[in-house]
C1' cells in the first nucleotide's frame, strides 16, 4: 500500500421510544435508551424521498459518488 473482517480483542457511533429546548414543517440539539453499524466520520454532486408560507429547506442510519480514517490478520 492492497485485500479481508471472526460467536475474538481494544475503542467508536447510536434506530425506535421517552423527556427538555428549538423550527411553520420535514427536522435539529441535549439527556436517557440500544435496533443496528466497518466509515452509521465528513461533503447534498447524481438518483430517489420528505417539508413548506413555493421561495427555499431537510435527510449522509435510502442508493450511488467524492474525501479522510481506527483496530485486527483470526
Nucleotide at each position: 500500500u492492497a485485500c479481508a473482517g471472526a460467536u475474538a480483542a481494544a475503542g467508536c457511533c447510536a434506530a425506535a421510544c421517552u423527556c427538555a429546548c428549538u423550527g411553520u414543517a420535514a427536522g435539529g440539539u441535549g439527556a436517557g435508551g440500544a435496533c443496528g453499524g466497518a466509515a452509521a466520520g465528513c461533503c447534498a454532486c447524481g438518483g430517489a424521498g420528505c417539508u413548506u408560507u413555493c421561495a427555499a429547506g431537510c435527510g449522509a442510519g435510502c442508493c450511488g459518488g467524492g474525501u479522510u480514517g481506527c483496530c485486527u490478520g483470526a
Molecule: c-di-GMP-I riboswitch aptamer
Organism: Pseudomonadota bacterium